[in-house]
Context: one part of a larger RNA
């Protein structure tokens, strides 16, 4: 001299953008963070109202509603979102390899979606229980769930070829394996012929199989901290064969065999840390460092363990065991904020138990739409940048006050007072966004089509409607210099001096050093000096 996720001591007008538990991966009350589809499916209320009866108690039908709220079934729920505890390791970076490998929804090709069964939950009835739940009997659906037919370029076996090569690639034969219906429109076609339909049609699906994307997976080259006051370390360990397992290679596991592997080019042990785009500093080499944003990774109270699934050993699922807290009828239960807020604790030290789904985006839906503490803003902190204010011009040989004096005078100073202006910022009035794209209704081409229907597509529309920020941003008006300046520091280094007051005292001090009776170095006071809504100090790094 730069820099911080800073703190702290004085000070404090506005406004944008940012950014805020670095300590206790410590504890957690309360709300909310993951739903959705009725165009997959079965059931289906209640207040309320309006009729009609009526023994004035009420009944029964209509809306209310196929709404609510469960339940079956898909799809999400592996994303988003938080932390860095562990990790010195293919964990990251970077470059290659998979002839060893998976891939839901997307796109694209090619072909299919015939025909049937038997359940179950919701429901009703009913037992147990203090609650959590937990049985029984009976009824019922489907895009649940099971066979069966068809079927190949799919998978297995056999045998034959290509390939420097294994499970690359191509032929033959054999053998196994699928599926679901929903919805809207129509009568050209087919059934009965009025219409309607199991017909035709359109859109959403389902099933086989190729191929694209997208996401992983698994291997290697190289490169990642300290310490040898840590020198030997290994028995699934090296490595063969054979089988298991895996989406896939492989000690990845198992039997058996051999006895290797790895190290001073630093194994092995401890200790330390998530790593990386980046950031900081520095002319640069280089050093530090891993807050925000972004990649990847590993965790989710602590240690295990599979299930479901295209993906998970799943933060707001499961079993276990542990600690903890909380409930209990003492038999037994229920919970896990390193999501947003917020609450205790710790600490030098960090915020509202706030609005909104308008837009982005993401999940479900044909859709309209639902939901989203992601995300969009709002709020608090001068924590940081950045930008603006606190006036402007004139105004004395120069008021008073205080300071110094050699008592002549010097200084504060054009500053002030005083005149003439100006109106940013705050403050009052009045107006007022973009951020809105779309959605719905209509009307016209175009494609499907038997078809002017539907349903898709795309132009038009003087119609209709969607903003948390927010009556915010900006614009106008008004009134008045009025509401808005301070910290530090003055021996040297370093820019800036006198005086009093104290007397090696009280006290400064980054370093040298000041202080013992004339102290520009303590303390005040006057003036100056630097930087200003800051300014200093202390931490850390360069």
């Nucleotide at each position: 001299g730069a820099a911080c996720u800073a703190a702290c001591g004085c000070u404090u007008g506005u406004g944008g953008u940012g950014u805020g538990u670095c300590u206790u991966a410590g504890u957690c009350a309360u709300g909310c963070a993951a739903g959705u589809c009725g165009a997959a499916c079965g059931a289906g209320a209640a207040a309320g109202u309006c009729a009609c009866c009526u023994u004035c108690g009420g009944g029964u039908g209509g809306c209310g509603a196929g709404u609510a709220c469960a339940g079956u079934g898909g799809c999400g729920a592996a994303c988003g979102g938080g932390u860095g505890a562990g990790u010195a390791a293919c964990a990251c970076g970077u470059g290659g390899g998979c002839a060893a490998c998976c891939u839901g929804c997307c796109c694209u090709u090619a072909g299919g979606u015939u025909g049937g069964g038997g359940a179950u939950a919701a429901c009703a009835c009913u037992u147990c229980u203090a609650a959590c739940g937990a049985g029984g009997u009976g009824c019922u659906a489907a895009u649940a769930c099971c066979g069966a037919a068809u079927g190949a370029u799919a998978a297995g076996g056999c045998g034959a070829g290509u390939u420097g090569a294994u499970g690359a690639c191509u032929c033959g034969u054999u053998u196994u394996u699928a599926a679901a219906g929903g919805u809207g429109g129509c009568c050209u076609c087919u059934a009965c012929u009025u219409g309607u339909a199991a017909g035709c049609u359109g859109c959403c699906g389902c099933c086989u199989a190729g191929g694209g994307a997208u996401g992983g997976g698994c291997c290697c080259g190289c490169g990642u901290c300290g310490u040898a006051u840590u020198a030997g370390c290994u028995u699934g360990u090296u490595g063969g064969u054979a089988g298991g397992g895996u989406a896939a290679c492989g000690g990845c596991c198992u039997a058996c065999c051999a006895a290797g592997g790895c190290g001073a080019c630093g194994a092995u042990g401890c200790g330390u840390a998530g790593c990386c785009g980046g950031c900081c500093u520095g002319a640069g080499a280089g050093g530090g460092u891993g807050a925000a944003c972004g990649g990847c990774c590993a965790c989710a109270c602590u240690g295990g363990c599979a299930c479901u699934g295209a993906g998970a050993u799943a933060a707001g699922g499961g079993c276990c065991a542990g600690u903890c807290u909380c409930c209990u009828a003492c038999g037994g239960g229920a919970g896990c904020c390193a999501g947003c807020a917020g609450u205790c604790u710790a600490g030098a030290a960090a915020u509202u138990u706030g609005c909104a789904c308008a837009a982005u985006c993401g999940c479900c839906g044909a859709a309209a739409g639902g939901c989203g503490g992601a995300u969009g803003c709002a709020g608090c902190g001068a924590c940081a940048c950045c930008a603006c204010g606190u006036g402007g011009a004139g105004g004395a040989u120069g008021a008073a006050g205080c300071c110094c004096c050699u008592c002549g005078g010097g200084g504060u100073g054009u500053a002030a007072a005083c005149u003439c202006c100006u109106g940013u910022c705050a403050g009052a009035a009045g107006g007022g966004a973009a951020g809105a794209a779309g959605g719905c209704g209509c009307g016209g081409g175009c494609g499907u089509u038997a078809a002017u229907a539907c349903c898709g597509u795309u132009c038009g529309u003087u119609g209709c409607u969607u903003g948390a920020c927010g009556g915010u941003a900006c614009c106008u008006u008004c009134a008045g210099a009025g509401g808005a300046a301070g910290c530090u520091c003055c021996g040297g280094c370093u820019a800036a001096c006198u005086a009093c007051g104290u007397g090696c005292c009280a006290g400064c001090a980054g370093c040298c050093g000041c202080g013992g009776u004339a102290a520009u170095a303590c303390g005040u006071a006057g003036g100056g000096a630097g930087c200003g809504a800051g300014c200093g100090u202390u931490g850390u790094u360069c």
RNAcentral holds the full RNA, with entries from ENA and SILVA. Small-subunit ribosomal RNA, 5' domain from an uncultured bacterium, 542 nucleotides, folded computationally. Rfam family: Bacterial small subunit ribosomal RNA. Its family is annotated with ribosome and structural constituent of ribosome in the Gene Ontology.